[in-house]
Context: one part of a larger RNA
C1' cells in the first nucleotide's frame, strides 16, 4: 500500500420491508446426478453447471460401441513407376462399403510416316514408390481470439509539481450534491486519460415532401368498397422540429432541490445497444486458430446396424392442473410484429377429423399463412375427483421421409391415473411492470411444454432502513499479503 473485522460513520441495490404471483406437494416435458449398459459421445458443477454448447439425436448429423473392409489414405501440395483411361452398363457376390469378371472408351502442339501407326512435350485420369496426409487424441495450468461474473458498480490511472530518507502519499480529501470522481466549492496542488454523460437506434408529439401496393371525408358509378376521379384523414419513410432546469416562486454562496405554469413528453421522458483498471491460473485445444506432447496397416478413412431416447432412485428448470373469477356449448368483437418460389397456398369438393384431391394469386404495403385468444352475449352443469383434471393404455388413420421397430408429430374412438392448493424452505416482479391471453420466427424433410421476438386484458404494495444479502467512500485496529 491493500485484504480483512461477529469496528465505527454516510450511502445506494426488488437486499430487506410492504404486496403480487409462484417454486417445493401430483403427472409429464426437459437438462444433470447416479445406477446401468458393448455402447449409453464429450464438455459445462456454488453464487457464475444443470429447457447450458445443441438454433431442433429415426439414417444423417455423430464426436460412442459391434461388425464387415482400407492403408499415400475421404481431403492437399510436390516428385517418380507403369498406363490410357477415368467413368458408364452388364453380371456375380455383400447389410452396404467393397471386391471379381465382362463390354464401351481421351484430348492438345511438333516432329517422322509404309496413312495402319511411332515417337517427344503438355493436359487430363488412374496406378506404383516417397515426402507427407488425417486424428472431436491430451494439455483452458503452455496459449491466441471469444465468452461468464463481479457490474452498466463508479471507480481505475498518468503527467509535471509539491511532501517523504524510502516502500510511497498528495491529486482522488473536506463541506454540500447527483443516477454517476455529476457538478459546485475549499484546497500544494494544476492538468490530462480510459470509464459516467453525450453522440447510436426504437418508441411517444408535431411539420414538410412524396402518395402505390396504402388511405376513403367528397363527387359519379356498381349486386358488390366494385370501377373512376381525390391524397385531405389514417399509414408508409426520407428529412427536419420540439425539453434546455428554456420560464415563474420559494430555499441556497454555487452546484443544485421542492414546488408550479405551459405542454404529446419535466427534469436520465420509456426501452435497447455500449461493460473502465482489473478479479476469479473462471470457461472454451469439440467452432476456429496454435506451442509442446502422442497414434501412424491405427487413437487415421469407409460402411450397416445399435446407442446417445436405458431406469430402484436425487436435484434443478417447465408444462398442465387441482375447478364456479369455473368446464362445456352456440353467437359475435378488436391487434402487433413476422414469415413465403425446391416456398406460402386462396376458393372448391371429399372425409367426424388428422388431412387429401384439385387449384387461383404472390418474388409480396398487391396474394398467402390467417379464424387471434383472453373479452363479450345466452344457454347448460351445481360442488361432486364431478361435465374438474388429463397422464396411461388399446384400436382404427394422417402426413413427413429410402425408412417411424428401437425412436417422429398429429387426428378419430374408446379408456380415465394422480391430483381438492402443497411442510421445512425458497424464486420473480414497482407500471403499461407482475399477473393473464393468443400470434408469429430461427433451426427444421419431420419433429417445441424450450429460445427470440409480437401485440390483446391489466393490478396491488413501498411506513422505512432496525435487521438478511451484495456493493461504495471516508475513518480505525491488525500477530495477515
Nucleotide at each position: 500500500u491493500g485484504a480483512c473485522g461477529g469496528g465505527g460513520g454516510u450511502c445506494c441495490g426488488c437486499a430487506c420491508a410492504a404486496g403480487c404471483g409462484g417454486u417445493g406437494g401430483a403427472a409429464c416435458a426437459u437438462g444433470u446426478g447416479g445406477u446401468u449398459u458393448a455402447a449409453u459421445u464429450c464438455g459445462a458443477u456454488a453464487c457464475u453447471a444443470c429447457g447450458c454448447g445443441a438454433g431442433g439425436a429415426a439414417c444423417c448429423u455423430u464426436a460412442c460401441c459391434u461388425a464387415g473392409g482400407c492403408u499415400u489414405g475421404a481431403c492437399a501440395u510436390g516428385c517418380u513407376u507403369u498406363u490410357g483411361a477415368c467413368g458408364a452398363c452388364u453380371a456375380u457376390u455383400g447389410a452396404a462399403a467393397g471386391a471379381u469378371a465382362g463390354u464401351u472408351u481421351u484430348c492438345u502442339a511438333g516432329a517422322c510416316u509404309u496413312c495402319g501407326g511411332u515417337u517427344u512435350a503438355g493436359a487430363c485420369a488412374a496406378u506404383u514408390g516417397c515426402a507427407c496426409a488425417g486424428g472431436u487424441g491430451c494439455u483452458g495450468c503452455a496459449u491466441g481470439g471469444c465468452u461468464g461474473u463481479c457490474g452498466u458498480c463508479a471507480g481505475c490511472u498518468c503527467g509535471u509539481g509539491u511532501c517523504g530518507u524510502g516502500a510511497g502519499a498528495u491529486g482522488u480529501u473536506u463541506g454540500g450534491u447527483u443516477a454517476a470522481g455529476u457538478c459546485c466549492u475549499c484546497u500544494a496542488a494544476c492538468g490530462a486519460g480510459c470509464g459516467c454523460a453525450a453522440c447510436u437506434c426504437c418508441u411517444a408529439c408535431u411539420g414538410u415532401u412524396a402518395g402505390u401496393u396504402g388511405c376513403u371525408a367528397c363527387c359519379c358509378u356498381u349486386u358488390a368498397u366494385u370501377g373512376g376521379g381525390g391524397c385531405a384523414c389514417u399509414c408508409u419513410a426520407a428529412c427536419g422540429g420540439a425539453a434546455c432546469u428554456g420560464c415563474c416562486u420559494g430555499g441556497g454562496a454555487a452546484a443544485c432541490c421542492a414546488g408550479g405554469a405551459g405542454g404529446a413528453a419535466g427534469g436520465u421522458g420509456g426501452g435497447a445497444a455500449u461493460g473502465a483498471c482489473g478479479u476469479c491460473a473462471a470457461g472454451u485445444c469439440a467452432u476456429c486458430a496454435u506451442g509442446g506432447u502422442c497414434c501412424u496397416u491405427a487413437c487415421g478413412c469407409c460402411u450397416a446396424g445399435g446407442g446417445c431416447u436405458a431406469c430402484a432412485c436425487a436435484c434443478g428448470u417447465g408444462u398442465u392442473a387441482c375447478a364456479a373469477u369455473g368446464g362445456c356449448u352456440g353467437g359475435u368483437a378488436c391487434a402487433a410484429a413476422g414469415a413465403g418460389u425446391g416456398g406460402c397456398a386462396a376458393a372448391c369438393u371429399u372425409g367426424u377429423a388428422a388431412a387429401a384431391g384439385u387449384a387461383a394469386g404472390c418474388u409480396a404495403a398487391u396474394c398467402u399463412c390467417a379464424u387471434a385468444a383472453a373479452a363479450c352475449c345466452a344457454g347448460u352443469c351445481u360442488a361432486a375427483g364431478u361435465u374438474c383434471g388429463g397422464a396411461u393404455u388399446g384400436a382404427g388413420g394422417u402426413c413427413u421421409g429410402c425408412a417411424a421397430u428401437u425412436c417422429g408429430a398429429c387426428c378419430u374412438c374408446a379408456u380415465g391415473a394422480a391430483g381438492u392448493u402443497g411442510a421445512a424452505a425458497u424464486c420473480g416482479c414497482u407500471a403499461g411492470u407482475a399477473a393473464u391471453c393468443g400470434c408469429g420466427c430461427a433451426u427444421c424433410a419431420g419433429a417445441a411444454c424450450g429460445g427470440c421476438g409480437c401485440g390483446g386484458u391489466g393490478a396491488a404494495u413501498u411506513c422505512g432502513u432496525u435487521c438478511u444479502c451484495g456493493g461504495a467512500c471516508c475513518u480505525u485496529g491488525u500477530a495477515c499479503a
A computed fold for a 481-nucleotide part of an RNA from a Candidatus Babelota bacterium, annotated as small-subunit ribosomal RNA, 3' major domain. Model confidence (mean pLDDT): 83 of 100.